[in-house]
RNA sequence: GGAGUAACACAGACGAUCGCUGGAUGGCGCAGGCCGUCCGGAGGAAAGUCCGAACACCACAGGGCAGGGUGCUCCAUAACGUGGAGUCGUGGCGACGCGAAGGAAAGUGCAACAGAAAGUAUACCGCCUUGCAGAGAGGCUCGGCUUUGCGGGUAUCUCUGCCGGGUAAGGGUGAAACGGUGCGGUAAGAGCGCACCAGUUCCUCGGGUGACCGAGGAAGCUCGGCAAACCCCACCCGGUGCAAGACCAAAUAGGGGAGCGUUCGAGGGUUGUCCGCCCGAGCUCCCGGGUAGGUCGCAAGAGGUGUCGGCGAACCGGCACCCGCAGAUGAAUGAUCGUCACCUGUUGCGGGGUAACCCGCAACCGGCACAGAAUUCGGCUUAUGGGUUGCUCCGGCC
Numbered sequence: 001g002g003a004g005u006a007a008c009a010c011a012g013a014c015g016a017u018c019g020c021u022g023g024a025u026g027g028c029g030c031a032g033g034c035c036g037u038c039c040g041g042a043g044g045a046a047a048g049u050c051c052g053a054a055c056a057c058c059a060c061a062g063g064g065c066a067g068g069g070u071g072c073u074c075c076a077u078a079a080c081g082u083g084g085a086g087u088c089g090u091g092g093c094g095a096c097g098c099g100a101a102g103g104a105a106a107g108u109g110c111a112a113c114a115g116a117a118a119g120u121a122u123a124c125c126g127c128c129u130u131g132c133a134g135a136g137a138g139g140c141u142c143g144g145c146u147u148u149g150c151g152g153g154u155a156u157c158u159c160u161g162c163c164g165g166g167u168a169a170g171g172g173u174g175a176a177a178c179g180g181u182g183c184g185g186u187a188a189g190a191g192c193g194c195a196c197c198a199g200u201u202c203c204u205c206g207g208g209u210g211a212c213c214g215a216g217g218a219a220g221c222u223c224g225g226c227a228a229a230c231c232c233c234a235c236c237c238g239g240u241g242c243a244a245g246a247c248c249a250a251a252u253a254g255g256g257g258a259g260c261g262u263u264c265g266a267g268g269g270u271u272g273u274c275c276g277c278c279c280g281a282g283c284u285c286c287c288g289g290g291u292a293g294g295u296c297g298c299a300a301g302a303g304g305u306g307u308c309g310g311c312g313a314a315c316c317g318g319c320a321c322c323c324g325c326a327g328a329u330g331a332a333u334g335a336u337c338g339u340c341a342c343c344u345g346u347u348g349c350g351g352g353g354u355a356a357c358c359c360g361c362a363a364c365c366g367g368c369a370c371a372g373a374a375u376u377c378g379g380c381u382u383a384u385g386g387g388u389u390g391c392u393c394c395g396g397c398c
Base pairs, nucleotide, nucleotide: 001394002393003392004391005390006389007388008387010385012340013339014338015337016336017335018334020041021040022039023038024037025036026035027034028033043370047381048380050379051378052377053376054375055241056240057239058238067237068236069235070234071233072086073085074084075083076082087101088099089098090097091096102232103231107230108229109226110225124171125170126167127166128165129164131162132161133160134159135158136157137156139154140153141152142151143150179197180196181195182194183193184192198222199221200219201218202217203216204215205214206213207212245296246295247294248293255287256286257285258284259283260282267279268278269277270276303322304321305320306319307318308317309316310315342367343366345364346363347362348361349360350359351358352357
């Protein structure tokens, strides 16, 4: 210098102007309201709504079945499918990362194509072989002929074919083929036997809380894969979500009750009132439920900061301090300008270096991400900008 890896903090600052929203408060106004002042006003993910809780209502004697979830160990936690530290496996040269990590010697099932065969069965090529047939070789023997050369018989060996048998070493197929190497053994072979190696199961000893690890021994035991297939085992699990839910409560309609009234005329219309005229069977009050609307839930909490202590860590405990500090609902938290900061690039100047290049300063252009609370917490996941630190690997120089 390059490439990588892990962790961490941050998420522009200040000022001016114009706004938005919550709260407190002052003045003016009969009132609707108007004009001010002060304080507060998004995030590390507020997001996805994927897990777990708090809280609320509904359901619920207890137990079982069904259904769903989780699945190495120990610890942490209110709880978790989360976290911490480990184990084992796996990827990487490494720092380090990742894991849907119980059971396949309970049962059922599945495995395209290829292949003999996809799991206790099998054999395409190959290897070996009984029998039969044929061919050849040399040997023995018999007969004929005699020039040996011809014919028959017999056992052996070699080769070929057919039928049957043995085998699973080798070839070939596949993602995967019934341990590997060697020696013995055999007709040929095979854990068939033996030695070593690998695995499995069991036993003993040692270490660890445990998953598990290490050492020694025994048994030829070699029993393949898939449970993100059914299933088995262990543990956990009621439902719905703040549009939960509680309270206050109009107009209109409807319900219940009381009173008055129906040519002995309630009530209504006729611009306010009286008379008159007209219409006329309902009218008035009270109670209770619901709706619109409003208030609460709803901001002091599994709170925060600092410090001390415990623990290897997650985390837990003590003490001190802080808290009106977002609380909207056609849903606020913003916009513009200026200065500075930060990043990238270009140019110039200065310095270092053999050089590539590096450092500092200045100017200019450009950039400054992802994203917006909605009952609240704990997580996970995803999106995203530049930075700092530790560590690893590679290259160069001393």